């Protein structure tokens, strides 16, 4: 210098004028505070509130190597296995001898493997002076060839009529033993010649392990309006699909249906698993202790319009709150590794 | 703010649950051709599909899994 990895930064700036919301005060005003790294998507996980409550079953749903980490979580961390890369890395991840299902085409044959071509052996017949051929039957061969996405361990040696784990080394895989490790797993010997059982569970399905339903348009409180009416409930109701158990309330009760009223204000509502900084512990996600800081809070919904310098501004605006995952984005930096080349 | 369903020629569908030769089928609509003096109707043949977009799973995906785009419809 080129060509990649892998983490992270910033998310326009000063200046001037005129609104907007929200807080406070000494109230004709003045003084502070006001979108995002994704505020999105609504795809997980929780808190929170209601539904009498708890616990056991079934269904139904998620999740899937192993330890952790966490308020959980399908997110993260380190590790492992396998597969791509030259490498720096990146991606995947329970069971297929528990059953059932499915594998088009094409080929002989697709899960009880199998003889079409070839290849070897035997008989018969023609054919040739003979070696020997060529036809036709009987059997042996999976080595060769062909199909196919996939062909019943690869490979080499020997073997044998040809061939074959048929026998031997080596690789793989199986079994068992032992060492290492929490574990996934690894490595070492020893045995059996391998039907240790062909693929797919993002087919059904099994294993393990977690989940009750709605949701802040959740639930409360005042105030102001209006018109009730049916029907259901002790041989059981009571926002969990369906059963059970125990509790606990039950007509001045609850439900479900059609109608009528209103479209107001409060509270939830923003101090939180919150944020900066230091210290420690841990390989690391995280956690811990100290010490500071308060930093949007509307309800048809505020966070803006306009000038001027000056640039490359992109994608996008909160609406119960947080923890993550995805995706959508502008111009640039910055840390660290690797490959190739070249120069000292 | 929250809950739900849906995307296949120019238009309505059909397959999707349970993957495959079925070249993704059918209607209307277009285009030629035939009949007709012409023109409709009728009849024959054609064209016209990234099965919304991108990855994935498997020998093979409209179809299964995951993300994204866009239309609809409920909820005081």
């Nucleotide at each position: 210098a080129u060509g990649g990895g892998u983490a992270g930064u910033c998310g326009g700036a000063c200046g001037g004028u005129u609104g907007c919301u929200c807080u406070g005060a000494a109230u004709a005003u003045c003084a502070g505070a006001g979108a995002g790294g994704a505020a999105a998507g609504u795809c997980c996980g929780g808190a929170c509130u209601c539904c009498u409550g708890c616990a056991g079953g079934g269904a139904g749903g998620a999740u899937g190597g192993c330890u952790c980490c966490u308020a959980a979580c399908g997110g993260g961390a380190g590790c492992a296995g396998u597969u791509c890369g030259c490498a720096a890395g990146g991606a995947c991840u329970g069971g297929a001898a528990a059953g059932u299902g499915c594998c088009a085409c094409a080929g002989a044959a697709a899960u009880u493997a199998u003889a079409c071509c070839g290849c070897c052996u035997c008989u018969g017949u023609u054919c040739g002076u003979a070696a020997g051929a060529a036809c036709a039957g009987a059997g042996g061969u999976a080595a060769g060839g062909g199909u196919g996405a996939a062909a019943u361990g690869g490979c080499a040696a020997g073997g044998u009529a040809a061939g074959a784990g048929c026998u031997u080394a080596c690789c793989g895989g199986c079994u068992g033993a032992c060492a290492g490790g929490u574990a996934a797993c690894u490595g070492u010997c020893a045995g059996a010649g391998c039907u240790a059982a062909g693929g797919c569970a993002a087919a059904c399905c099994c294993c393990a392990u977690c989940c009750g339903g709605a949701g802040c348009a959740a639930g409360g409180u005042c105030a102001a309006g209006c018109a009730g009416a049916a029907c259901u409930u002790a041989u059981g109701g009571g926002u969990c699909c369906c059963c059970u158990g125990c509790c606990u309330c039950g007509a001045c009760a609850a439900g479900u249906u059609c109608g009528g009223g209103u479209u107001g204000a409060c509270c939830g509502c923003u101090u939180g698993a919150a944020c900066c900084u230091g210290a420690a512990g841990g390989c690391g996600a995280c956690u811990u202790c100290a010490g500071g800081u308060c930093c949007a809070g509307a309800u048809g919904a505020a966070u803006a319009a306009c000038c001027g310098u000056u640039u490359a501004a992109a994608c996008a605006g909160a609406a119960u709150c947080c923890g993550g995952c995805u995706u959508a984005u502008g111009a640039a930096c910055u840390a660290c590794c690797c490959u190739u080349u070249c120069u000292u | 703010c929250g809950g739900g369903g849906c995307g296949u020629g120019g238009c309505c569908u059909a397959g999707u649950c349970c993957g495959g030769u079925u070249u993704a089928g059918g209607g209307c609509a277009c285009c030629a051709g035939a009949a007709u003096g012409g023109g409709g109707u009728u009849c024959u043949g054609g064209g016209a599909g990234u099965c919304c977009c991108c990855g994935g799973u498997u020998c093979g995906a409209a179809u299964c899994c995951g993300g994204g785009c866009g239309c609809c419809c409920c909820g005081a």